Two RNAs folded together computationally: RNase P RNA and transfer RNA, 419 nucleotides in total. Rfam match: Bacterial RNase P class A. Gene Ontology terms of the family: ribonuclease P activity, tRNA processing and dimeric ribonuclease P complex. The family's RNA type in Rfam is ribozyme.
This record gives sequence, structure tokens and C1' cells, in this order.
RNA sequence: AGUGAACCAUGCGGUCGCUGAUUUUGAUUUUUUCAAAAUUAGAGGAAAGUCCGAACUCCGCAGGGCAUAGCGCUGGGUAACACCCAGGUACCGUGAGGUAACGGAAAGUGCAACAGAAAAUAUACCGCCAUUUUUAAUGGUAAGGGUGAAAAGGUGGUGUAAGAGACCACCGCACAAAGUGGUGACACGUUGUGGCACUGUAAACCCCGCUAGGUGCAAGACCAUGUAGGAAGCUUUUGAAGUCUGCCCGGCUGAUGCUUCCGGGUGGGUCGCAGGAGGCAGUCAGUAAUGGUUGUCCCAGAUGAAUGACCGCACACGACAGAAUUCGGCUUACAGGUUCACU
RNA sequence: GGGCCGUUAGCUCAAUUGGCAGAGCAAGGGACUCUUAAUCCCUAGGUUGGAGGUUCGAUUCCUCCACGGCUCACCA
Repeated sequence: AGUGAACCAUGCGGUCGCUGAUUUUGAUUUUUUCAAAAUUAGAGGAAAGUCCGAACUCCGCAGGGCAUAGCGCUGGGUAACACCCAGGUACCGUGAGGUAACGGAAAGUGCAACAGAAAAUAUACCGCCAUUUUUAAUGGUAAGGGUGAAAAGGUGGUGUAAGAGACCACCGCACAAAGUGGUGACACGUUGUGGCACUGUAAACCCCGCUAGGUGCAAGACCAUGUAGGAAGCUUUUGAAGUCUGCCCGGCUGAUGCUUCCGGGUGGGUCGCAGGAGGCAGUCAGUAAUGGUUGUCCCAGAUGAAUGACCGCACACGACAGAAUUCGGCUUACAGGUUCACU
Repeated sequence: GGGCCGUUAGCUCAAUUGGCAGAGCAAGGGACUCUUAAUCCCUAGGUUGGAGGUUCGAUUCCUCCACGGCUCACCA
């Protein structure tokens, strides 16, 4: 000067408040509730974006087909994943290391503008060579020039009118076979085939394989308060309507019923909701992700929504930002600081 | 809190198998007119919200951000 990983997120003290829990006292006939006092707890690594995966909830319990969406090297981890770990391959970096939507273009279809002679089983503009009717035409030619993102392997030789994998040697490439190593992706060398004219694009359609029922805590369950109905339409087992579901089949429910419109009422409380795929420490297995086991801890829970204000001291002078059903990830924002390993 | 859309010139909107970003109004200049308006002609104005990726090539396809907007409870 860098690379990788882990961690911290101004600290300490005082005063006054806010929210939850517990205890005590008082009010209340009791439960409940209310008030006061004391004790105790009180945002994050991202609480964020809502991008994935789940838990949980209800939908008359999720069956078949189509469509749609997502994923896509191998092995492992996990409740699950588009996440993580270890590896393979390709690319980047002097290096430590980093990055990858990384199945298939030889199933089929589409597209490749402009430029250029020719752009996908296609080509002769210049040049080179031959011939002729010689300021030109016809034919041969992909070595050289030029166009383009992309134009058909490289070097040397043979060959030829001039040339060319046309042919040969070596190197490279593709394919196939058996072998060796590996669980595997794959790697290695050997042998054979092909003169290599089977280009690119699948974050174009598509094909192959795998996965997915919908709904999101404003889900949903219960208690309490209060009210007033009216109109239109559909329908009676040959069934309205609803639901699984985007569609079809199929299934289920189904009669004082259902849909729409007008009008009326309540908008209070409890649960869901904080003991969990939980945290910390040790130990064992494993390269690791992670898992097992032992001990220990309880760590926000609101519903107009708490976590604040002031003072003092210290320094490195304090960034991004604040829970709202709960977890596991990813992504994005971020002043600075600490530790370890490595170049 | 949950769900779903949108962003292109000053304003309102277009742009399809991915191939030179356009229209109307507004703005500036000119013509016509004594002058203005109307009318006609010409001109300028774009990081297609931002960043990255796929591709030869992106308004368009993909990912991540930013900003703006819409909807919502229960009973009869």
C1' cells in the first nucleotide's frame, strides 16, 4: 500500500419524565378497575427495502389437466430458501484473493440494424492470375487490403497460371472410445475420427429437469354496545349463488337463500402477542456451513402508539438510522474504531 | 402495517417481435398586419427518475435504489 474474516456502534454520573411487569398501600361488597409509592426491564446491525424462504391463520381439507411464475455446475447444510459452506469450470488480479442468472444453440422457430462485395448451409469491391473483343468484359482465386460487434484456426513446407487444409509436419480445436483418480461436477494422459464452413443470442420464444393451492395478524377467534328497514334482479333438485382457482374437468355447500343499490347502526375491549427453528458459555463430531450434548439466562411489547429532556466530566467529538405477528436470509445506507490471518 | 401501480422535452401523452426517441400545447425567430391576435414557415429543447448487468446494440429485458400515487374494519 492492499486482501479476507470476526466484533464494537461515544462512555460514566446526577435530576425530572414516558411505557411494560412485579410487590405494597388506599378507594371499591367481591372479581375487575382506578390512584399512589417502591423495585425492575426498555430498539438495531441494519429495527429499513418488502426482494426471497418459512412458521402461524382462515378459505367446505387443496384431486387431475392446461396456463402462469420461480429455480438451474457438483456434493453437503438447513424447518425451508433464489440463502450458507466446501469443491469444479470460466474470467479478473503481480499476489493475498475476487466475480459468475454457470442446463440446452447438434429438437424447432425468430433476430443479427447501419456499414460492407458478402451476415447464416451466404460472398468477388480493391487486389492476384488466365483468356479475349485489352481505359473493358468473362472466368478462376478467400493468401493480402477494406467494412463490421461478429467474415471460416496458427507456423513452416509441398503444390499451382495465381491461390487455398487442396495436401503434409508440428501446435491448437471439436467429437468418440476404453482407462486412471474422484461420491460427483470434473481432471489427466492414451488411442481413434474430423481438415475444422455446425457463428452469436435462451436477462428472445422455446426444450429438458425440479418446485409452487389461495390468503396475509387490517390473517383470524371471542366478548360487549347499538340499529330500521326498503327497492330491483336470480333461483326450487334439469338447481341460483358460493368455494377450492387464473381456466377446464371433477368435488363440496346449497333454500325465510343469494347478488346489487339506497338507507341505518357500532367503530369499545380481550386474545392472537413475546419461552423462541431463543441467547450466552463450555465440550464433542465435521475442512467448513452446521449439528449433538451439558450448564446457565428470561431479554421491548405499544394501539395516537413508550425508549425522552436538562446538567456535569472524559475523549477518538459520535455515522446510518428507530420495533408493530414472529423467525431465517438477501439487498441497500453507514462517522469511525478494535482484533486476527495473509499478500 | 400489508397489497398494488406509475416515472419519456416546460406541460399532456406516444413509441412491439431490442435497431437514428416523436406528436399536440407552451418557448424563441421570421412572414402577413398601421399594431396585436389568429394563421403560415423555421428553430431550439431529452443522462427516457438514478446505478449496475445481459446483448454488437436497451425507453424496451433483468437486478438494486429514489420519488410519487391508489385501496383497506365489523354487524344487520

The coordinates come from a structure-prediction model, not an experiment, and the mean pLDDT is 77.